[in-house]
Context: one part of a larger RNA
RNA sequence: UGACGGGGGCCCGCACAAGCGGUGGAGCAUGUGGUUUAAUUCGAAGCAACGCGCAGAACCUUACCAGCUCUUGACAUGCCACGACGGUUGCCGGAGACGGCUUCCUUCCUUCGGGACGUGGACACAGGUGCUGCAUGGCUGUCGUCAGCUCGUGUCGUGAGAUGUUGGGUUAAGUCCCGUAACGAGCGCAACCCUUGUCCUUAGUUACCAGCACGUUAAGGUGGGCACUCUAAGGAGACUGCCGGUGACAAACCGGAGGAAGGUGGGGAUGACGUCAAGUCCUCAUGGCCCUUACGCGCUGGGCUACACACGUGCUACAAUGGAUGGUACAACGGGUUGCCAACCCGCGAGGGGGAGCUAAUCCUUUAAAACCAUUCCCAGUUCGGAUUGUAGGCUGCAACUCGCCUACAUGAAGCCGGAAUCGCUAGUAAUCGCGAAUCAGCAAUGUCGCGGUGAAUACGUUCUCGGGUCUUGUACA
Numbered sequence: 001u002g003a004c005g006g007g008g009g010c011c012c013g014c015a016c017a018a019g020c021g022g023u024g025g026a027g028c029a030u031g032u033g034g035u036u037u038a039a040u041u042c043g044a045a046g047c048a049a050c051g052c053g054c055a056g057a058a059c060c061u062u063a064c065c066a067g068c069u070c071u072u073g074a075c076a077u078g079c080c081a082c083g084a085c086g087g088u089u090g091c092c093g094g095a096g097a098c099g100g101c102u103u104c105c106u107u108c109c110u111u112c113g114g115g116a117c118g119u120g121g122a123c124a125c126a127g128g129u130g131c132u133g134c135a136u137g138g139c140u141g142u143c144g145u146c147a148g149c150u151c152g153u154g155u156c157g158u159g160a161g162a163u164g165u166u167g168g169g170u171u172a173a174g175u176c177c178c179g180u181a182a183c184g185a186g187c188g189c190a191a192c193c194c195u196u197g198u199c200c201u202u203a204g205u206u207a208c209c210a211g212c213a214c215g216u217u218a219a220g221g222u223g224g225g226c227a228c229u230c231u232a233a234g235g236a237g238a239c240u241g242c243c244g245g246u247g248a249c250a251a252a253c254c255g256g257a258g259g260a261a262g263g264u265g266g267g268g269a270u271g272a273c274g275u276c277a278a279g280u281c282c283u284c285a286u287g288g289c290c291c292u293u294a295c296g297c298g299c300u301g302g303g304c305u306a307c308a309c310a311c312g313u314g315c316u317a318c319a320a321u322g323g324a325u326g327g328u329a330c331a332a333c334g335g336g337u338u339g340c341c342a343a344c345c346c347g348c349g350a351g352g353g354g355g356a357g358c359u360a361a362u363c364c365u366u367u368a369a370a371a372c373c374a375u376u377c378c379c380a381g382u383u384c385g386g387a388u389u390g391u392a393g394g395c396u397g398c399a400a401c402u403c404g405c406c407u408a409c410a411u412g413a414a415g416c417c418g419g420a421a422u423c424g425c426u427a428g429u430a431a432u433c434g435c436g437a438a439u440c441a442g443c444a445a446u447g448u449c450g451c452g453g454u455g456a457a458u459a460c461g462u463u464c465u466c467g468g469g470u471c472u473u474g475u476a477c478a
């Protein structure tokens, strides 16, 4: 100087407390361990691995296994020889890769040296998701959006080092003020950026419709209009600016006015010096090591989907604040031409037919659902719950056996609120309700990332638990 303490002081955080809802019990989905297996590819491991890499494992993906093949190779550059290349028809063998035969069409550019492309050949080489993340780059997690981490000069100390950065106040903040052997500065904080909340200006189609007219079974449907909504560009606005009080005449804090908004208005992006030899050699790049008729390449089939069991994360429930049936209302974010797919018809339905419109504020996705209004059920393993299984179908796709999703009918399991323990959340939040998108032929999505609808309770307080900051103290630790 640090680190540590079941030392002390001060302070903070959904850290506790106060509340609301969960997990732990059930069924299922999903990840992991274990076991099994020819293989169940590999990685991730307290927080910070476990709906994680995977924003899509039937083939492909795919790295694994079995079998069948290839050896200058699926891919790159260089050399030689030959030839355009290529497209197309059919046959044979085969699981296919591949091998053999065959029909027809076609005959690249050129400075005439050659070039591009293909086949064959020899060698340099290619290739490796093989090992090492403890050789590395890059990227990332984490402490933590915590308020810290340092430097120059000066001063003090023999020196390590200290000072500044401590102290008194204050703040979300090393934020600011005052004091001060320190004076300044840098990286962080804040602000600048995006978004949301109010207003104005500009613009007015595809959006909108107040007034005027037309029109309908109905509708901004039509003329028209640019007021309103909205869209999207530019501005205004919030700064403790104003008033009162407290304070040290400070910083600041408390209350108030005005205001759409008040003291960082809400949300996001933004992550200092560093820590964990944290993670990743399987994104990529790369040192070293290793394989080279194989640890490389291709193909078919299988596996990654196994199942006595254990754990994590979720979904659905156990019901009446509910289930069922009918009627009726109101969104936002997005996506669409290999696409989104309307009207209409068929089907109980999944879906099929159909073909309008739309390269989109125009058309489609698109009936949002909870809510509301009626009717019914009457506390029961039920008109709760939907697992499981059977049958019949639909769709995608060469192909749904291993191993897809969906529909109808039938079946109707466990489950009556969950032990010890444990998690999230402070406001448009929790809870609850639906909608969209990426990936994607299809989908195991109950996941993830977004969007809006309805919309709470509670916080006395900081003794205790956990984590952190700061000053100080002890130490046989570095």
Base pairs, nucleotide, nucleotide: 001478002477003475004474005473007472008471009470010469011468012467013466015462016461019425020424021423022422023421026316027315028314029313030312031311032310033309034307035306042053043052064302065301066300067299068298070296073125077124078123079121080120081119082118083117086105087104090101091100092099093098108115109114127291128290130289131288132287136285137284138280139279140278141276143274148187149186150185151184152183153182154163155162156161167178168177169176193268194267195266196265198236199235200234201233202232203231204230208225209224212223213222214221239262242256243255244254245253246252318418322377323376324375325374326373327372334365335364336363339358340357344353345352346351384415389410390409391408392407393406394405395404431454432453433452434451435450436449437448

This is a predicted structure of a 478-nucleotide part of an RNA (small-subunit ribosomal RNA, 3' major domain) from Ectomis labriaris. It matches the Rfam family "Bacterial small subunit ribosomal RNA". Rfam links the family to the GO terms ribosome and structural constituent of ribosome. NCBI's taxonomy places the organism under Eukaryota, Opisthokonta, Neolepidoptera, Ditrysia, Ectomis. Its mean pLDDT, the model's own confidence on a scale to 100, is 82. The RNAcentral record of the full RNA draws on SILVA.